Transfer RNA from an uncultured Desulfuromonadales bacterium, 73 nucleotides, folded computationally. It was read from a public genome assembly. Its Rfam family is "tRNA".
RNA sequence: GGGGAUGUAGCUCAGCUGGGAGAGCGCUGCCUUCGCAAGGCAGAGGCCGACGGUUCGAUCCCGUUCAUCUCCA
Numbered sequence: 001g002g003g004g005a006u007g008u009a010g011c012u013c014a015g016c017u018g019g020g021a022g023a024g025c026g027c028u029g030c031c032u033u034c035g036c037a038a039g040g041c042a043g044a045g046g047c048c049g050a051c052g053g054u055u056c057g058a059u060c061c062c063g064u065u066c067a068u069c070u071c072c073a
Base pairs, nucleotide, nucleotide: 001072002071003070004069005068006067007066010025011024012023013022019056027043028042029041030040031039049065050064051063052062053061
């Protein structure tokens, strides 16, 4: 330099044919306990990597770009 993959909550990851942004773990509060752990209930936490385009509507489609991984040279 060229090809490919990945990027969504603090972490690990889902997300179908474009219309609700989610799960587990973690975190906070409450219940329970002499206390801790486990358990139960409730909650906080996201510009869906960035910018632009298409569309009534974009995490999803298109273009550019950034980062990481990988293959070729």